[in-house]
Molecule: RNase P RNA; transfer RNA
Organism: Erythrobacteraceae bacterium QR3
């Protein structure tokens, strides 16, 4: 130097004319002047707040609906940080070889599968308190033959039996490798290796570690099926909601609530009974009336004001805490509020990209002793096109997803040189 | 600007983890003198698209994409 990963920032800069919106000031007024004027994603609406309005009596269950390893940050999360565990892939070390350990990096929607229920299609002999199709055995019985006087002994079949190594089906067959071991096999024995309980130890905890122990080694997978478990969570969203003005048939339909006794001369009180209120207990408010509610057809108006923007802000200012994320405390600053919706075009220099061109060329490459020639790699020169995603619309914190091109750190390889 | 929904054959819709179905629409063929109507046989599918979880996805989850649909205010 080159390639490939991570991660962080930038994401055209000057000038000079023109035009757009806010606000300020001038100005009777047209109108002039000054100062600000999109983002990193303003998106997508997918978490989480804050504002505002509905509704809300309390407790306790139930629905529904989200989060999921620990621990910390936060206003809060599902977001971010740091740690641990799984999986991966790279290096060192060590081993015959499986492995082991040590350090880096990527990942992981990472609670239970020993509460339950369910589902594992085809294929397979069997798919969940296994299971024996090809096999392998036939110790033990049993049957046939040989050999013997007879028992013993041999040999064969493969009825009855034992096995689960090997084959084979499959995503997955109830642990691996060697060695004994048996008739053949098998945790049947044993050593390693994984797996399990129990106890010390150590962490704030996930977890690690270290001894014993135990071969009835103990439970397959699926929870981004139901489902427990922990733990959150009221609905609706600036078209919220507040005020002014215009204008109109406060028209019509459907449903619900509208009710009882008792005391009293009445006002009212009690009791029952209805709604508020998914379910229970307690309780509270309401319940006579040419009312009240809800939904639906129908009728006007598409004007203005306000919420609007100083706020969980911003500063490659500056100190402290912390391994970070982040928090605190000095300093400094205001950096869009429009509302069919502004935040632009246009020349010129620079800048980055890509395409061509001329040999008057710096640099390497090839021929060749040179001289000099060829190619036309790279840089210079010249002309031409090109500059990405995309646009605020109550406002914050995050995630996701789109983005030409550039630059800044890290890591891993590769190549040269020292 | 806010809130929701659907995408499967050429067109209307099923299909809620285990080979993608129906009607209609086409093709060929029967039947008719000839069509239509039935009848019988057949073609057609990246289930919108891209991770993901699972042995395995139309289906479950998550991000894209494209189409629809609602939602002012006054009395």
């Nucleotide at each position: 130097c080159c390639a490939g990963g991570a991660g962080g920032c930038c994401g055209g800069g000057c000038a000079g004319c023109c035009g757009c919106g806010u606000u300020a000031u001038c100005g009777c007024a047209a109108g002039a002047u000054a100062c600000c004027g999109a983002g990193g994603a303003a998106a997508g609406u997918c978490c989480g707040g804050g504002c505002u309005c509905c509704a809300c009596g309390a407790a306790g269950c139930a629905a529904g609906g989200g989060u999921g390893g620990c621990g910390g940050g936060u206003a809060a999360c599902g977001c971010c940080c740091g740690c641990c565990g799984g999986c991966c892939c790279c290096g060192g070390a060590u081993u015959g070889c499986g492995g082991u350990u040590c350090g880096g990096g990527g990942u992981c929607a990472g609670g239970g599968a020993a509460a339950g229920u369910g589902c594992c299609a085809c294929a397979g002999a069997g798919a969940g308190c296994a299971a024996a199709c090809c096999g392998c055995c036939g110790a033990u019985g049993g049957c046939u033959c040989c050999c013997u006087c007879g028992c013993a002994g041999g040999a064969g079949c493969a009825c009855a039996g034992g096995c689960a190594a090997g084959g084979g089906u499959g995503a997955a067959a109830g642990g691996g490798u060697g060695c004994g071991g048996c008739a053949a096999g098998a945790g049947c024995g044993c050593a390693c290796c994984g797996g399990g309980a129990a106890c010390a130890g150590g962490g704030c905890a996930a977890c690690c570690u270290g001894u014993u122990c135990c071969g009835u080694c103990a439970u397959g997978g699926c929870a981004a099926a139901c489902c427990c478990c922990a733990c959150c969570c009221g609905g609706a969203g600036c078209a919220a909601g507040a005020c002014c003005g215009c204008a109109u048939a406060g028209g019509g339909g459907u449903c619900c609530c509208g009710a009882g006794c008792c005391g009293g001369a009445a006002a009212c009180g009690g009791c029952a009974g209805g709604a508020g209120c998914g379910c229970u207990u307690c309780g509270c408010u309401c319940c006579g009336a040419u009312g009240g509610g809800a939904c639906c057809c129908g009728g006007g108006u598409u004007g203005g004001u306000u919420g609007c923007u100083u706020g969980a802000g911003c500063g490659c200012g500056g100190g402290a805490a912390g391994c970070a994320a982040u928090u605190c405390c000095c300093c400094g600053c205001c950096g869009a509020g429009a509302u069919g919706a502004a935040u632009g075009g246009c020349u010129g220099c620079c800048c980055c990209c890509g395409c061509g061109g001329a040999a008057a060329u710096g640099g390497g490459u090839c021929g060749g002793a040179a001289a000099c020639g060829a190619a036309a790699c790279c840089g210079g020169c010249c002309g031409c096109g090109g500059g990405a995603c995309a646009g605020a619309a109550c406002c914050c914190g995050g995630c996701u997803u789109a983005c030409a091109g550039g630059c800044c750190u890290c890591c891993u390889g590769g190549c040269a040189c020292g | 600007g806010g809130g929701c929904g659907u995408a499967u054959a050429g067109c209307u819709c099923a299909g809620u983890g285990g080979u993608a179905g129906a009607g209609c629409a086409c093709u060929g063929u029967g039947u008719u003198g000839a069509c239509a109507u039935c009848g019988c046989a057949g073609g057609g599918g990246u289930c919108g698209g891209a991770a993901g979880u699972u042995c395995a996805a139309c289906u479950c989850u998550u991000c894209c994409u494209a189409c629809g649909c609602c939602c002012a205010c006054c009395a």